[in-house]
RNA sequence: UGCCUGUGACCGCUGAAUCCGCACCAUGCGGAACCGGGGACCCAAUCCUUCUGGGGUGAAUCGGCACACCGUGCCGUAGGGCAGCUUCACGCCCGAACCCGUCAGCUAACCCGGUAAGCGGCAUGAAGCUGAGCA
Numbered sequence: 001u002g003c004c005u006g007u008g009a010c011c012g013c014u015g016a017a018u019c020c021g022c023a024c025c026a027u028g029c030g031g032a033a034c035c036g037g038g039g040a041c042c043c044a045a046u047c048c049u050u051c052u053g054g055g056g057u058g059a060a061u062c063g064g065c066a067c068a069c070c071g072u073g074c075c076g077u078a079g080g081g082c083a084g085c086u087u088c089a090c091g092c093c094c095g096a097a098c099c100c101g102u103c104a105g106c107u108a109a110c111c112c113g114g115u116a117a118g119c120g121g122c123a124u125g126a127a128g129c130u131g132a133g134c135a
Stems, first nucleotide, its partner, number of pairs: 010121005018032005033115006043105001053103001054100004062076006079094004084129006
């Protein structure tokens, strides 16, 4: 001096998944905030179920082709994301996974839960909107 790896701080991204207080080695407790589910009249539905069950969180749905075939791979696609927000343009990505357990439309009161996980390190331009911080 270069390369690789790890850790910490800081700044960010997806996501509801953050903050505060009390406690103290315990499988902690509570609150705020955000998020999800259940749950009347009315409305909707006009049948439902009996296996072709039904439903929920989520952007993650649908289709085609192939194969060594019920899975794998490829190509698209509804939809979603990318340093405040909206639109346009350009470019890059995702288009999963899991849960309930025969049961749930909407839904005031009310009831029940969650607060994870995974990544990045100059971050495109224009117009408009917003108005934080500091002095």

Overview
The prediction has a mean pLDDT of 80. A computed fold for a 135-nucleotide RNA from Nonomuraea dietziae, annotated as c-di-AMP riboswitch aptamer (ydaO/yuaA leader). It was read from a public genome assembly, where an Rfam model found it. The source organism's lineage runs through Bacteria, Bacillati, Actinomycetota, Actinomycetes and Nonomuraea.